Predicted 3D model of a 104-nucleotide RNA (Glycine riboswitch aptamer) from Maritimibacter sp. REDSEA-S28_B5.
[in-house]
């Protein structure tokens, strides 16, 4: 100086899918019914069930990279984990900074 690819960090940028499902319980609180003991419902949290989604993570197959070994390896597959209104999260992409690499 360059910097396609790679790595790290940052980012007021972009970023998909699938249930605001059902059952039981539940401290405080709100609302409704009742003359009252009380009952119902909403919210919160806990447990369970059914259906579903793939783009955190994880696992599997494998093109391919690699002289060989070792190793790496998908947006494919699975759905363990996670998720299924919004919010949040979100692989990945863009941008910025730095590193690495390359050249002098």
């Nucleotide at each position: 100086g360059u910097u396609a690819c790679c790595c790290a960090c940052g980012u007021u940028g972009g970023g998909a899918g699938a249930a605001u499902c059902c059952c039981g319980g539940u401290c405080c609180g709100g609302c409704c019914c009742g003359a009252a003991u009380g009952g119902g419902u909403c919210c919160u949290c806990c447990g369970g069930g059914u259906g579903c989604c793939g783009a955190a993570g994880g696992a599997g197959c494998a093109a391919c990279c690699g002289c060989c070994c070792c190793g790496g390896a998908a947006c494919c597959u699975c759905u363990c984990a996670g998720g299924c209104a919004a919010a949040a999260g979100g692989a990945c992409c863009g941008c910025g900074u730095g590193g690495a690499c390359c050249a002098g």
Taxonomically the source falls in Maritimibacter (Bacteria, Pseudomonadati, Pseudomonadota, Roseobacteraceae). It was read from a public genome assembly, where an Rfam model found it. The coordinates come from a structure-prediction model, not an experiment, and the mean pLDDT is 75.